[in-house]
RNA sequence: GGCCUCGUAGACAAGUGGUUAAGUUGCCGGCCUUUCAAGCCGGAGGCGAGAGUUCGAUUCUCUCCGAGGUCA
Numbered sequence: 001g002g003c004c005u006c007g008u009a010g011a012c013a014a015g016u017g018g019u020u021a022a023g024u025u026g027c028c029g030g031c032c033u034u035u036c037a038a039g040c041c042g043g044a045g046g047c048g049a050g051a052g053u054u055c056g057a058u059u060c061u062c063u064c065c066g067a068g069g070u071c072a
Base pairs, nucleotide, nucleotide: 001071002070003069004068005067006066007065010025011024012023018055027043028042029041030040031039048064049063050062051061052060
């Protein structure tokens, strides 16, 4: 340098054109407990950046950024 795959909360991860973006773990608060842990309830926190297509984009297209793989 060419080609392929990927980028979604602190971490992991589902969703692949349409209504409130599912879940696990972690974090915060409450209940329980003599206290802690466990358990139960609630809460905050996210679509890599920009542009395009579309009535509507996390999803499709392009560019850039970043990660991994492969060929030279």
Transfer RNA from an Oscillospiraceae bacterium, 72 nucleotides, folded computationally. Rfam family: tRNA. Lineage of the source: Bacteria > Bacillati > Bacillota > Eubacteriales > Oscillospiraceae. It was read from a public genome assembly.